[in-house]
């Protein structure tokens, strides 16, 4: 903030602007310190003006004491400011308290008041009078104080304390009710006060130097007191990395609030310092201020004014503006606690006690409690005849009375003070006793009465979080703390219902701590996650061998002192409980004195070798610098031979070359780097080092003895090296070679590949300081299985040609395997184990190693190193997958070899696309397009126009008549109008059927959502895969099994294996084909037999034969070689009809593609309901520039026309198939015989074969298209049927880019049937005829499997993601210049004021007769400011 509100009790209440303040109050009091008196009473007098006298005693004034308490604030300060423990031998300290001792005796003013005068005011002059506990001399007076001086004593220093002698100095106030009280000079306590000192006290090193009173000393000033606090002089010091200076921020503590503690974060209320009081600066006063409510001076601000001049200071309580998210009354009262004056009454206290207001906190209490089921109504949900929540909740019935309202009673907080009495040597200490005395308060409390009556919200239900459903919305409206929800079924948006939480309070928002071991003391890390400085050498630091003796600083222990109270914690007590509050203890982990302990550190001593080093012998080696010298090669030069091309790539081409190149030969010149040796080798701190030799020189192993004794280890800062590029200067350039130049290459190539070429590379000097400077591993010591190489030593055993060699040991480096450990895994094991020590570094990603500053560098740049904004992540490591113009193996008509097409042409059908009133809908890469459609002329139809009716279904009523059918009128017709004509059963009541009316339920949708869905399809792919169970194995996802070695058509087998198994899948098992038995033999057959025809199984017979169709058999790598692992399998044989799944077919794992269907059917959920449903006619789905897909014909002669002769399968037939025969030129008619079919019929097969015409042309190919004339289906062929015949005779002459099929009875190529259907087939599913080529082979397209690899990919390469630009915003840096605030030095003017000189003007007290002095003050000058 919001939303919503019943009581009380205790507490708390401007966090911002220390901003500015109207108004009231917050500090006075003493008449017992003085003078002086308004007013008013009382008497006396009165000329009634008035006076006297006594009382009362108001205001003001002199004096005293207070006003330095109390209370507010948090602005400034980082400091001896606070805190905490000391110290002062360097100090004060009224009032109070104990105690000694005084208190005599004069003296001059001055305010009030009075008169006079200036000003508006504020106040102010001037005169003239007077008092004092106001002021000033005298006396007096030391145990004071100062000087000098002698002694005791005591102390850490400086110095303290005491006694004593001597000079010198200072005092005083009186009042009153007569008993007290003030004063004045010592001493001591007690408060409180100043000052010093150790230790503690926030960020920033992008703040490294800071400092002239600084820092120390004499000496003076000052001050209650030390002190450069000041001021002269002298010295040059003083403070910083253990953070000075500087900036920024901030009152500090007790505490709070959190944390398991450690520790963090804070400084409200309540206590303690401290600091301020409009900014700033100054003193006075005074025991005490440098003074919140006091003074003076300067500034701002605001106010009053007669414009001359004056006034103020709420960070006291209230209260107002303003700021702001936000904080309260102009309240009562001294009852009580506490201060102030007074003797005292008793005044004066916005100190405080109370009360108001605010749910701001915290705490207790209500808002009812039993009972009570027609489980009410109303909401709401649901599978909606019904039933479930809400729910004992309600209503009803009995109780109870907290709180709130009314009535009555009524405290505690009161002791005191006063009087009076006691008691006492007295009192105000004490004891009775008597009276008054409360703001709160019409209160707490306690009774009665009323009455369930007067008192419940908020948020929150997707997970985390406790709590679910409806409906509306439809990435719209919103929600959202973090993930995320929302695009039509939301538990997450809004509302209902229900539910959970907490309650007078719920929720949000900001803010601290938690969790965060997520700054890691406690209690992290650095090989790949973010972090080892690029090495080395060495200061401060830090850490450090063994052994002994002291010593006590750290350490440990005893006690003392302190650590305020209050708060926390325990215990007990008072409020009815509580909160709150009293009282006790306990704790405040801290410092500090003082004993003591001596193990460990440290320190101070003796000592020791093992740690480190030193010296002898020896050994390795591209370790460093300098100087010399060599050969290859290369390039160029100079001559010779030679001659057309070299040279270069993937191909070139530019470039060289006839002026002679390349090439080859001799000769010379340069410069740079050093094959082989070479190594997994060697040296070096890293960077890095390689032809030989010489000189100079550093490390380092190895072995031996002696010697010094912890001299050691790290390393903040510094210093030094530091690869390659890069700068400077000056030299060298042979090769190579950024930039440039040319050729290519390519879509372009500012590139890769050529052909040239500059800096550079080299040297000498000087810079630069970075690198994936890597082992992504800081040094250094010590421990903790092992094997096996290599490199240099040393011992040894054996051998031995004395050259060695092989083996064991060791000592030092270097690699590889690996145990334990360790690691998030990967790994690591020469540690990344296990300890110790030191240094460096990390701390989410981007921004950014980026601005800024600062440092370095000649420049380039280099070290250091940010924020703001901005993301929910960035990242290791390691797994499955997926992918790859990675690899490896191995498949498929995949390519390759072959036949044959498609794309060109005409038609056919389908899509798109356009048109159109509609051209109904789907189906869109492979896997949509002759697809759903196995057949749109009406119908189908769902599309469009018109034209109707508001019905259909179920039931219930009630008419009514039969309905139906005919007829007749109208219409396109649906249908209206008419006329006729009557039914069935019946127990005779009535029921059936039909039409009409009418209620109720609805009925219907080919509307919508294949992304709500069943179901059923497609595809990868008939591809060889996908899983599980138990073990194991890993921290985990997950591996293993399923990898390998073979083999296959296969995750088929086999054999290995931490795996053993087993399931879906694969095969097999089904169908069907190819041979065969067997069985059966009409409608099939027809061989013998017999009849018979023109001729036929046409008859009789017969069932062998072929066929039919039912049952077996066969085919199993089952036999032989051979290969192979004695496997598995493979190769070849043989025998067989058939040979290694014999051909074909059914079968489609787990999954993918939110694939296809909501119009095949089913089906949530939404839309329609005189319409989006229903009839009905007619149209339309059959358009028509064009584009695509799949087909059919052809382009001819392997053909085409005529003729002749022939050989199938598989099918289908009753609204049917239809024979001969006739009749037509055909399509077809006519007519009907057989035929529900191995018997009739469709039915003629075709290609073929034989003859023969045609001879390569747009034809005797090709047949579109087009008139005519017909058939045939149909109610009906115009939009829109098939099909005849005659007439026409169009594109095509084999098809561009590209692109399909297909591997044997297969392509090709002939025909024949069936479904569908009236009619309508080039499509489609089925049949047989004729019958081929080619397959070397896996480099390469396409797809797949299987092992591997990489990855930033996982909606998975059609992936991710990278910079530019264009525009919109957000936030930041730069920027000529302008403008502001902050500090620093130098100078200038200077108030006020202290002090200091001065003081010619003034001045009562003292001296003095007097002048006059003493002294004092204004003015005046200076210093400082």
């Nucleotide at each position: 903030c919001g939303c919503a509100g019943g009581c009380g009790g205790c507490g708390u209440g401007c966090u911002u602007a220390a901003c500015a303040c109207a108004u009231g109050c917050a500090a006075g009091u003493c008449g017992a310190a003085c003078g002086g008196g308004a007013u008013c009473c009382u008497g006396g007098c009165u000329u009634c003006g008035g006076u006297c006298a006594g009382g009362u005693g108001a205001g003001a004034g002199u004096g005293g004491c207070g006003a330095a308490c109390g209370g507010g604030u948090g602005a400034g300060u980082a400091a001896c400011g606070c805190g905490u423990a000391g110290g002062c031998a360097a100090u004060c300290u009224g009032c109070c308290c104990u105690u000694g001792g005084g208190u005599g005796g004069g003296g001059g003013a001055u305010a009030g008041c009075c008169c006079c005068g200036g000003g508006a005011a504020a106040c102010c002059g001037g005169g003239a009078u007077u008092a004092a506990u106001a002021c000033c001399g005298c006396a007096u007076g030391a145990c004071g104080c100062g000087c000098a001086g002698a002694u005791c004593u005591c102390g850490c220093a400086u110095g303290g304390g005491g006694u004593u002698u001597g000079c010198g100095u200072u005092a005083a106030a009186g009042a009153u009710u007569u008993a007290u009280u003030g004063c004045c000079c010592g001493a001591g306590g007690a408060u409180g006060a100043g000052c010093c000192u150790g230790c503690g006290u926030u960020g920033c090193a992008u703040u490294a130097g800071c400092u002239a009173g600084u820092u120390g000393g004499u000496a003076g000033g000052g001050u209650a007191a030390u002190g450069g606090c000041c001021u002269a002089c002298c010295a040059a010091g003083g403070c910083g990395a253990c953070g000075a200076u500087g900036c920024a921020u901030a009152g500090c503590u007790g505490g709070u609030c959190u944390g398991a503690g450690a520790g963090g974060a804070u400084g409200a209320u309540c206590a303690g310092c401290c600091a301020c009081a409009c900014u700033g600066g100054g003193a006075c006063u005074g025991a005490g201020a440098u003074a919140c409510g006091g003074c003076c001076c300067a500034g701002a601000c605001u106010c009053c004014u007669a414009c001359g001049g004056g006034a103020g200071g709420c960070a006291g309580c209230a209260g107002u503006g303003a700021g702001g998210a936000a904080u309260a009354u102009u309240g009562g009262a001294c009852a009580a606690u506490g201060g102030g004056c007074g003797a005292a009454a008793g005044c004066c206290u916005g100190a405080u006690c109370c009360a108001g207001c605010a749910a701001c906190g915290c705490c207790g209490c209500g808002u009812g409690a039993a009972c009570g089921a027609u489980g009410a109504c109303g909401c709401c949900g649901c599978u909606c005849u019904g039933c479930a929540g809400u729910g004992u909740a309600a209503a009803g019935u009995u109780c109870u009375g907290u709180a709130a309202g009314g009535a009555g009673g009524g405290a505690c907080g009161a002791a005191u003070a006063c009087g009076c009495g006691g008691g006492u040597a007295a009192u105000g200490c004490c004891c009775g006793u008597g009276g008054g005395g409360g703001a709160c308060g019409g209160u707490a409390c306690c009774u009665c009465c009323u009455a369930a009556g007067u008192a419940a919200g908020c948020a929150c239900c997707g997970g985390c979080u406790a709590a679910c459903u409806c409906c509306g919305u439809g990435c719209c409206a919103g929600c959202a703390g973090c993930c995320g929800c929302g695009g039509u079924a939301a538990u997450a948006c809004g509302g209902g219902g229900g539910g959970u939480g907490c309650a007078a309070g719920c929720g949000u928002u900001g803010u601290c701590c938690g969790g965060a071991u997520u700054u890691a003391u406690u209690g992290g890390g650095c090989g790949u996650a973010a972090a080892g400085g690029g090495c080395u050498c060495g200061u401060a630091g830090g850490c450090g061998g063994g052994a002994u003796g002291g010593c006590a600083a750290g350490u440990c222990u005893g006690c003392c002192g302190u650590g305020a109270a209050a708060u926390c914690u325990c215990c007990c007590g008072g409020c009815u409980c509580a909160a709150c509050u009293g009282g006790g203890a306990a704790g405040c982990u801290g410092c500090g004195c003082u004993g003591g302990a001596a193990a460990c550190u440290a320190c101070c001593g003796u000592u020791c070798u093992u740690g480190a080093g030193u010296u002898g012998c020896g050994g390795a080696g591209a370790g460093g610098a300098a100087g010399u010298u060599g050969g290859a090669a290369u390039u160029c030069c100079u001559g010779g031979u030679g001659u057309a091309g070299c040279g270069g790539u993937g191909g070139a081409a530019u470039g060289c070359g006839u002026a002679g190149a390349u090439a080859u030969c001799a000769g010379g010149a340069a410069g740079a780097a050093c094959a082989c040796c070479a190594a997994u080798a060697g040296c070096g701190a890293a960077g890095g080092c390689a032809a030989a030799c010489u000189u100079c020189u550093g490390g380092c192993c190895g072995c031996g003895g002696a010697c010094u004794g912890a001299c050691g280890c790290u390393g903040a800062g510094g210093a030094g090296c530091g690869a390659c590029a890069g700068c400077g200067u000056g030299g060298g350039g042979a090769g190579c070679a950024a930039a440039c130049a040319g050729g290519a290459u390519u879509a372009g190539a500012u590139a890769c590949c050529c052909u040239g070429g500059u800096a550079g590379u080299c040297c000498a000097c000087g810079c630069c300081g970075u690198a994936a400077a890597c082992g992504a591993u800081g040094g250094a010591c010590a421990c903790u299985a092992g094997g096996u190489g290599c490199u240099g030593g040393g011992c040894u055993u054996a051998c031995u040609u004395u050259g060695g060699u092989c083996g064991g040991c060791u000592c030092a480096g270097u690699g590889c395997c690996g145990c334990a450990g360790c690691u998030a895994a990967c790994g690591u094991g020469u540690u990344a184990g296990u300890g110790u020590c030191c240094c460096g570094c990390c701390u989410g990603g981007g921004g950014a190693g980026u601005a800024c500053g600062g440092u370095c560098g000649c420049a380039a740049g280099g070290c250091u190193g940010a924020a703001a904004c901005u993301c929910a992540a960035a990242g290791g490591a390691a797994u499955u997958g997926a992918c790859g113009g990675g690899g490896g193996c191995c498949c498929g008509c995949a390519c390759a070899a072959g036949c044959g097409g498609u794309g060109g042409a005409g038609c056919a059908u389908g899509u798109g696309g356009u048109u159109u009133a509609a051209u109904u809908c789907g189906a869109u890469g492979c896997a949509a397009c002759g697809c759903g459609a196995a057949g749109a002329a009406c119908c189908u139809u769902a599309c469009c126009u018109a034209g109707g009716a508001u019905u259909g279904u179920g039931u219930c009523a009630g008419a009514g008549g039969a309905c139906c059918g005919c007829c007749c009128a109208u219409g396109a017709g649906a249908g209206u109008g008419g006329g006729u004509u009557u039914c069935c059963c019946u127990u005779c009541g009535g029921g059936g059927u039909c039409u009409c009316u009418g209620g109720c339920u609805c009925c219907g949708g080919u509307g919508c959502u294949g992304c709500a869905u069943g179901g059923c399809u497609g595809u990868c792919g008939u591809c060889a895969g996908c899983u599980c169970g138990u073990g194991u194995c890993g921290u985990g996802a997950g591996a293993u099994g399923u990898u390998g070695g073979g083999u296959u058509a296969a995750g088929u087998c086999c054999c290995g294996c931490a795996a053993c198994g087993a399931g879906c899948g694969c095969a097999a098992c089904c169908c069907u084909u190819a041979c065969u038995u067997u069985u059966a033999g009409u409608u099939g057959c027809c061989a013998u037999c017999g009849g018979g025809u023109a001729a036929a199984g046409c008859c009789g017979g017969g069932c062998a034969c072929u066929c039919u169709a039912a049952a077996g058999g066969g085919a199993c790598u089952g036999c032989c070689u051979g290969g192979g692992u004695u496997a598995a399998c493979c190769a070849g044989g043989a025998g067989g009809a058939a040979g290694g799944u014999g051909g074909g077919g059914a079968u489609g794992a787990c999954g993918u593609c939110a694939a296809g269907u909501c119009a095949g059917c089913a089906u949530g959920g939404c839309c329609c309901u005189u319409a989006c449903g229903c009839c009905u006619a007619g149209g339309g789905c059959u358009a028509c520039a064009c584009a695509c897909g799949u087909g059919c014909u052809a382009c001819a002669a392997u053909g085409g026309g005529a003729g002749g002769u022939a050989c199938a399968a598989a099918g289908g037939g009753g609204u049917g198939c239809g024979a001969g025969a006739c009749c037509g030129c055909g399509a077809g008619g006519u007519g009907g015989a057989g035929c529900a079919a191995a018997u009739c019929c469709c039915a003629a097969a075709a290609a073929a074969c034989c003859u023969u015409c045609c001879u390569c042309a747009g034809u005797u190919c090709g047949g579109a298209u087009u008139g005519c004339a017909g058939u045939c289906u149909g109610c009906a062929a115009c939009u829109c049927g098939a099909c005849u015949g005659c007439a026409u005779g169009a594109a095509g002459u084999c098809g561009g880019a590209a692109u399909c099929g297909c591997u044997a009875g297969u392509a090709a190529u002939c025909g024949c049937g069936g479904a569908u259907c009236a009619g309508c087939a080039c499509g489609c599913c089925g049949c047989g005829g004729u019958g081929a080529a080619u397959a070397c082979g896996u480099u390469c397209c396409c797809g797949g499997g299987c092992c591997u690899u990489g990855u930033a990919c996982a909606c998975a390469c059609c992936g991710c993601c990278c910079g530019u630009c264009a525009c919109a915003c957000c936030a930041u840096g730069g920027a000529a210049g302008u403008u502001g605030g902050g500090g620093g030095u130098a100078c200038c003017c200077g108030a006020a004021g202290u002090c200091g000189c001065u003081g010619g003007g003034c001045c009562a007290a003292c001296c003095g007769c007097a002048a006059g002095g003493a002294g004092g003050c204004a003015g005046g000058c200076g210093c400082c400011g």
Small-subunit ribosomal RNA from a metagenome, 1425 nucleotides, folded computationally. Rfam family: Bacterial small subunit ribosomal RNA. Rfam links the family to the GO terms structural constituent of ribosome and ribosome. Model confidence (mean pLDDT): 84 of 100.